Large-subunit ribosomal RNA, domain IV from a soil metagenome, 328 nucleotides, folded computationally. Its mean pLDDT, the model's own confidence on a scale to 100, is 90. It matches the Rfam family "Bacterial large subunit ribosomal RNA". Gene Ontology terms of the family: structural constituent of ribosome and ribosome.
Context: one part of a larger RNA
Formats: sequence, C1' cells, structure tokens
RNA sequence: CGGUGUUGAAGGAACUCGGCAAAUUGCCCCCGUAACUUCGGGAGAAGGGGGCCCCGUCUCUGGGCAACCAGGGGCGGGGGGCACAGACGAGGGGGUGGCGACUGUUUACUAAAAACACAGGGCUCUGCGAAGUCGAAAGACGACGUAUAGGGUCUGACGCCUGCCCGGUGCCGGAAGGUUAAGAGGAGGGGUGCAAGCUCCGAAUCGAAGCCCCGGUAAACGGCGGCCGUAACUAUAACGGUCCUAAGGUAGCGAAAUUCCUUGUCGGGUAAGUUCCGACCUGCACGAAUGGCGUAACGACUUCCCCGCUGUCUCCAACACCGGCUCA
Repeated sequence: CGGUGUUGAAGGAACUCGGCAAAUUGCCCCCGUAACUUCGGGAGAAGGGGGCCCCGUCUCUGGGCAACCAGGGGCGGGGGGCACAGACGAGGGGGUGGCGACUGUUUACUAAAAACACAGGGCUCUGCGAAGUCGAAAGACGACGUAUAGGGUCUGACGCCUGCCCGGUGCCGGAAGGUUAAGAGGAGGGGUGCAAGCUCCGAAUCGAAGCCCCGGUAAACGGCGGCCGUAACUAUAACGGUCCUAAGGUAGCGAAAUUCCUUGUCGGGUAAGUUCCGACCUGCACGAAUGGCGUAACGACUUCCCCGCUGUCUCCAACACCGGCUCA
C1' cells in the first nucleotide's frame, strides 16, 4: 500500500449518473391495517405490543377404576441479566409516473429487458391422396387428425373502441373485347428439275395462361392536404372562397420511451428542480390489431419523491486476518 472483515464522535445521501455498496428490517403470537380493485386481491400493507425464569389461582383436552400421568389456555404476583425470536439462520417500508397484462423465455462466455412467448382477437388458405413442409423419386410429416381440424400471417389478458381512402401495389372474382407462344392454316412466292416431284419462305384466319380491361377487397402492402378572407376592443375564427387529392387524421391521447425550437408556458413538490408529477396544445415529425386509450394484480425492468437506516459522504480512523513491500 492492497484485499476481506469488525467498530466508530457529531451530522445523516451533503456521496454519486444513480443510495452503487453497506446499514436498517428479519422468527412466532396478539392488536391493527389505506387508496384502488377484475371483489380474488392490494396484505406480512402500513403501524404497534408481547416472547426468559419462578410462584399462586382458574380452566380445558387425552389416558387411567383410582391415586395420578401427559399436554393446552386465561388471570394475578415475583426474580435475574447490558441484552430473553439472547448464537446461527432470518422481508427495510411507503407514495407516484412509464412500459409490458400476468407465471414463463432469451443473447452457454459483456445485454434478462419495455425484447420473445403467452391465453384472447382478426384475416387468410385447406373438403382430405387436404392445404402446407421435406425429398430427384418412392415415400414421410401434417394425422392413425377431418373445418369446434390443420397451415400461414398480424395483434397480444381484460375494459371502451378500432374512423376515412381501393388511385398505386398485392390478392380475389369476371363465359365479352384487345394483345399474345408453340401449333393449326395455307392466299402467294423462292431454289431445282423437261416433268412428276423434292425443298424452302410465307399473308389472311383459328390458337392458352398472362397482360390490358371491368369489378371487389385495408385486423391486405399502404395513404389519411394547401392558400386566402371573415365576429361591435384586441385576439381567435363556428362561417366563406379557392386549388389539389384515391381520401384529406374521426374517437382517444399529446413537449409523450414520440417535441427540433426547448430548461416551451402555467401549476405542484425543493431554500434552490434541464429530471419528476398535473395541466395547456403551437403534434418540427401521436393516432386507432406495424392497434388507440385506460386498467386491478404482477416485475432482480425503468422515472421521480418520502420515512427509516447507515463510512456513500463531510473526513477519515482504529482493530483482525491474508497478501505486497522493507529489514534480518
């Protein structure tokens, strides 16, 4: 000097990105417990009291014929210790947002999460030698299943809901029409030959799916405007005009895990608050199953605050053990 421990005056988070680490709490019995809630929960909420030994008394249970034996409970009195769940072991608590409903799963060796999964919801395919998947095939899985089944895909408990656009892309439907390959067809023509012929081109016309075309479809991929004016203070604009569009963002939410300007503005909390909570809405660039908004319970998640507690700190010190170092 370092490591691992133990203890610490006064203060008590002033430390720090952050109470990280440590400390507090811890068992059993009794009392007592809020908002909220899906009535289960929240709850061990929170917060209190008691616990050792001896004596007296009342009572209960079991066994026994009984004497009595074993055990439980109530009340009263007394005793000792620094300390009575005497060592070890053994929850700190509360409030408030965000995200995810939940228990689960995961980057074996830097990430455990708001990521994945999940019950539940939707769309879609599949009538069985199913669709789909593997395989060159035979064959196999699906399934010794049969649409209350199986595959794909999105969403993700529950509650209230899920608006408008089918112009583009995709998918589905469409006995017409247009286009269109091989093929069919052969008008007409070339080469050669005396010729018969042989051999080449080859126009109409008939030819599928596809594409064009006509419709449908958004819990399919996706999309969801601009400018100008207007009210008897001002401001604002229910109202009007105009341009464009397939249609111009409904409900709900909103400086948000989304807000650039921004530490927006106001309110709350602090002596002081770029964070936090509640509002406002000017949404750079929320928004409805790439789901929207809520939500009890849950979380080694994350934000902010409070109580308790502490060597985290003011500010360090001592001690124990282990190591380093120096000397012998």